A computed fold for a 1387-nucleotide RNA from an uncultured bacterium, annotated as small-subunit ribosomal RNA. The coordinates come from a structure-prediction model, not an experiment, and the mean pLDDT is 86.
[in-house]
RNA sequence: AGAGUUUGAUCCUGGCUCAGGAUGUACGCUGGCGGCGUGCCUAACACAUGCAAGUCGAACGGGCAUGCGCAUGAAACCUAGUGAUUGCGCAUGCGAGUGGCGGACGGGUGAGUAACGCGUGGACAACCUGCCGCAUGCAGGGGGAUACCAGCUGGAAACAGCUGCUAAUACCGCAUAUGCGCACGGCGCCGCAUGGCGCAGUGCGGAAAGGGAGCAAUCCCGGCAUGCGAUGGGUCCGCGUCCGAUUAGCUAGUUGGCGGGGCAGCGGCCCACCAAGGCGACGAUCGGUAGCCGGCCUGAGAGGGCGGACGGCCACAUUGGGACUGAGACACGGCCCAGACUCCUACGGGAGGCAGCAGUGGGGGAUAUUGCACAAUGGGGGGGAACCCUGAUGCAGCGACGCCGCGUGGGUGAAGGAGUAUUUCGGUAUGUAAAGCCCUAUCGGCAGGGAAGAAGCAAGACGGUACCUGACUAAGAAGCCCCGGCUAACUACGUGCCAGCAGCCGCGGUAAUACGUAGGGGGCGAGCGUUAUCCGGAUUCACUGGGUGUAAAGGGAGCGUAGACGGCCAAGCAAGCCAGGGGUGAAAGCCCGGGGCCCAACCCCGGGACUGCCCUUGGAACUGCUUGGCUGGAGUGCGGGAGGGGCAGGCGGAAUUCCUGGUGUAGCGGUGAAAUGCGUAGAUAUCAGGAGGAACACCGGCGGCGAGGGCGGCCUGCUGGACCGCGACUGACGUUGAGGCUCGAAAGCGUGGGGAGCGAACAGGAUUAGAUACCCUGGUAGUCCACGCCGUAAACGAUGAAUGCUAAGUGUUGGAGGGUUUCCGCCCUUCAGUGCUGCAGCUAACGCAAUAAGCAUUCCGCCUGGGGAGUACGACCGCAAGGUUGAAACUCAAAGGAAUUGACGGGGGCCCGCACAAGCGGUGGAGCAUGUGGUUUAAUUCGAAGCAACGCGAAGAACCUUACCAGGUCUUGACAUCUUCUGACAAUCCUAGAGAUAGGACUUUCCCUUCGGGGACAGAAUGACAGGUGGUGCAUGGUUGUCGUCAGCUCGUGUCGUGAGAUGUUGGGUUAAGUCCCACAACGAGCGCAACCCUUAUUGUUAGUUGCCAGCAUUAAGUUGGGCACUCUAGCAAGACUGCCGGUGACAAACCGGAGGAAGGUGGGGAUGACGUCAAAUCAUCAUGCCCCUUAUGACCUGGGCUACACACGUGCUACAAUGGACGGUACAACGAGUCGCAAGACCGCGAGGUUUAGCAAAUCUCUUAAAGCCGUUCUCAGUUCGGAUUGUAGGCUGCAACUCGCCUACAUGAAGUCGGAAUCGCUAGUAAUCGCGGAUCAGCAUGCCGCGGUGAAUACGUUCCCGGGCCUUGCACUCACCGCCCGUCA
Repeated sequence: AGAGUUUGAUCCUGGCUCAGGAUGUACGCUGGCGGCGUGCCUAACACAUGCAAGUCGAACGGGCAUGCGCAUGAAACCUAGUGAUUGCGCAUGCGAGUGGCGGACGGGUGAGUAACGCGUGGACAACCUGCCGCAUGCAGGGGGAUACCAGCUGGAAACAGCUGCUAAUACCGCAUAUGCGCACGGCGCCGCAUGGCGCAGUGCGGAAAGGGAGCAAUCCCGGCAUGCGAUGGGUCCGCGUCCGAUUAGCUAGUUGGCGGGGCAGCGGCCCACCAAGGCGACGAUCGGUAGCCGGCCUGAGAGGGCGGACGGCCACAUUGGGACUGAGACACGGCCCAGACUCCUACGGGAGGCAGCAGUGGGGGAUAUUGCACAAUGGGGGGGAACCCUGAUGCAGCGACGCCGCGUGGGUGAAGGAGUAUUUCGGUAUGUAAAGCCCUAUCGGCAGGGAAGAAGCAAGACGGUACCUGACUAAGAAGCCCCGGCUAACUACGUGCCAGCAGCCGCGGUAAUACGUAGGGGGCGAGCGUUAUCCGGAUUCACUGGGUGUAAAGGGAGCGUAGACGGCCAAGCAAGCCAGGGGUGAAAGCCCGGGGCCCAACCCCGGGACUGCCCUUGGAACUGCUUGGCUGGAGUGCGGGAGGGGCAGGCGGAAUUCCUGGUGUAGCGGUGAAAUGCGUAGAUAUCAGGAGGAACACCGGCGGCGAGGGCGGCCUGCUGGACCGCGACUGACGUUGAGGCUCGAAAGCGUGGGGAGCGAACAGGAUUAGAUACCCUGGUAGUCCACGCCGUAAACGAUGAAUGCUAAGUGUUGGAGGGUUUCCGCCCUUCAGUGCUGCAGCUAACGCAAUAAGCAUUCCGCCUGGGGAGUACGACCGCAAGGUUGAAACUCAAAGGAAUUGACGGGGGCCCGCACAAGCGGUGGAGCAUGUGGUUUAAUUCGAAGCAACGCGAAGAACCUUACCAGGUCUUGACAUCUUCUGACAAUCCUAGAGAUAGGACUUUCCCUUCGGGGACAGAAUGACAGGUGGUGCAUGGUUGUCGUCAGCUCGUGUCGUGAGAUGUUGGGUUAAGUCCCACAACGAGCGCAACCCUUAUUGUUAGUUGCCAGCAUUAAGUUGGGCACUCUAGCAAGACUGCCGGUGACAAACCGGAGGAAGGUGGGGAUGACGUCAAAUCAUCAUGCCCCUUAUGACCUGGGCUACACACGUGCUACAAUGGACGGUACAACGAGUCGCAAGACCGCGAGGUUUAGCAAAUCUCUUAAAGCCGUUCUCAGUUCGGAUUGUAGGCUGCAACUCGCCUACAUGAAGUCGGAAUCGCUAGUAAUCGCGGAUCAGCAUGCCGCGGUGAAUACGUUCCCGGGCCUUGCACUCACCGCCCGUCA
């Protein structure tokens, strides 16, 4: 000293939370020792029991006990004495009484108290003070009682009464007495007022007590009066002392006076009378809370919180009231009364007060022993003293409750042991840690010794304690919290939005460093965590030290009261202010220095500080006050001009509507389109006349006026303010302004008018899923006027008022001065207003910027997280509606401002694409094929799911495939590696079985060799392991789809911005293109585009076999000779580059047109797919982490299923016919494939096909007749000579096998279908359409797929609209990004 948390990211505002310190704590886990402290915060709740205040015999009388002395002298013994009893005296002790002093201190508690209670500083000339100290003087002489006691009486008791006796330092007179008290007058001195002090005078009044020692003298202790002191108290005053205004008025002894009473004393303290005062926004009164302070905690400080222990003051003593005694009390362990409670009781009546020390119950999260001692404290009370009393106090006990100190060992020790955890299985960690060896003994335990604390003769509770010494043992002594970020510290397993964690953010839905456990680690340590509370961080109430345009926050506006602040000069005063001196600020505490317990905590000593208050002396700059002056602030006057400023009265025209009349006829009106409505009873339209209300077009303008709300036709009257010029007058008269008063749009309210148009409510018509709306037709309040209320608005510049200062530029309104000017005008300067741009500065940014949101000063209002809520309650205002003031509970971790990147918009601009449009042909209807959904099933294996799943994975399910189902079987396994043993195994045949398999027969004996053996293969055994198309594509790799062959996606450096980011990549052109050019705070670069690659179109050249044939020869035939010119084949080249010309364009890029050319502006086609998006698809191609199965989720076999079928969808085929069908004849391809193959020819069959076998591993042979086309014939518009489904019969082929379930042929049968609703798809040229051919897969099985050629169109005006995309811009509360966000109701 900061950190976390609002966002995709950023800056700011702002709240919440954390890290620190502290506690009279409590709780959880744990616990070795000592020292010093500390311990009912709650029920000022109730208390059993014991103790806490007594003492004095030297004040007094008497009693009892014991001892002694003297006297007495019974009984007995027998005269020597012993000696009961009684009396007196003395001594000691005991207990009651009279009397004295003390029980007003000490100890406890904090209920009450917001107060002179406390703190601080003063005052008392308005007071008291026992014991103590000092001083002066005195104590003479009398008297009458009473307790105890005795007797009697009452009562249960407590206790009380009566009679009788008696003493005193008890009580009462008398004498004496000091200026001691009262009254009266006087002198001197003094004081702030009342007044005080001193001196003397007169009158009156007021005292006393004795006791002890001693032979005595005398001494000691007391007594009385007076004064002084000391100590303690009482009272008064200044200042300070919590919250609430949703408490604004309070007060009758109230405020004051005069007179009295009372008191120690002042005083309405009390009383009689008189006056009507007193307090209060500087917060009275009322309500709530609270003992106050020294101090304690925290904080850099200023502050904030607290008042437990210790110390000072106050208050209280079961609750309330009262007095008595006394120096002192209205009295904690005194009295009386009342109340509640408890106890005793004979029911009549009594007793009691732990907030003293212990202790008990109760309350509570929670707080100790019914201990020892008066040894210490020059403690306290009494006493002459000894001494007695003392739960004050000193000690001990209990509690880790706090602070402080110490220990639980030290050294060495690597085989880095064992164990544990983890692991990629190699290791790594625990870890020098342990063990082992050596050493030590602090604490604890044992044994021995043993204090100081006593000044002061004796006497030590603590205490056999502290401390010292000795021997012995590493033994008896470590836990708690945490490990996602903040915040130091990480792995494994378990769990699977469950269980749980959490201070905030947040973790947990199958790989959790966040839950639980373990290993490891981090922190602190006899403690550690948690909870609660306080301060801090929080500058988050901001005095130090904040804000208010948009984040919370400027009052709607003005006038003005109190208050606050205030121009220039001079003088005085000294309240504030400054300086010197003095007093006080108790002690403890705090800081510094020193000292004592071994150290520390703790304690002691000295110094400082205690920021404050008071007194006094001085100063006069500033503020203040007083006085005198000034003119610059402010105001007045004079002269001017501007204006929708206000109020009242009058006047005007246009328009709407209505009424009357004329003309005129079928519609009008209204809308996106309509309808309601109006109209043949004559509307709308049009003309004329009239009525009535409201508002004032053009001018008109970021122009004017007003404080704001607001103000607009013209004229008149009344009236407010501002501005300019002059500088005559006043002389600070100023600024702001809590309360207060006034004004205050619209709507609304009251009363009375008015009512044309418009028009909430309402009605109807539409729209719509609905439409209590938007649109339409009507229409009432209202809008207008007068008077009176209301008092609010996004009353906004979201910006309070005033003053001064701080670059410029440019409009405009009103005025003044100057220059120039015939006029119109123009230029310069200046004042007041109103706009724009912009520098410095400010700001979180946006922005503001002389009209500040800049720099300063003054005053006022307001803010302090979001919601709840401008709500509730209260109060005030209002006729009401409502307004003003204005919370809390509860709840959230955010709410918010500005700006940034994207995405999005039924926002805008520009531009593309078979996107639309223009066309051609389809799909959707039919039948069939195929895929999917659904359903069914033992199973109908699985995946794919909008585009981008659905003739997709499947380039081909009868068995196999096959993953599914049923049944039958196997268990180191169908497959791989390793170990051991054996030696072949396989094939063939037979039997059983559905087969897998089981049993048997037969026959055979691998390769290499250094002869030791090794290798391959097979069988058997064993366990490691195999195996899994089981799960997770949301753990992954790889591959793929898609946006999209769209033109984009980024980086480095620089620059701009606080930053996210921006710039570059934007702009002007252009392109298919971020293609190119130009401009430009950017300059370059990368991945994409293009090009390089393949193919096709032209030509040349090289090469001519299996290809070709012009000319020559030859043949049935390029068949052959010959030739390679042509075609063709396949190598190499050429060609096309906006290169040339013209125009357009900016002299560019480029575009348009043209020439040449086979081809022209990327010639056509293909391959090629940027950064990324969709947790897109695939764990079933493959690979792979983790999880799961292991006589089964693995493996084998037979059969079945994947082919099911009410139905729905996708993709196709064939059609519905005449541009056609059928029959006959006839012409022209290309790409390809072929030895497990393609198969010519010939023969057989109507045909599918069969038989046979030439040729060909292919430019040679074969598949291979291409079909549409062309020519001819027929059919004549019909369910047909269209169409071919379905079915029957008979065949063919493949294959172990065509039943479930293949393809083909012939004959027969001849279904739907007559061009397809809403909707929807493809295609821009060799394309669509149409026609056939080939291939992969494949035993067989395409209408699918991949290719090939033949014939061969139509249309594109154009970019408004639909869909998709690109760039720029704008809005945004979205960023999981519009399939978003979010509101209400219901569950």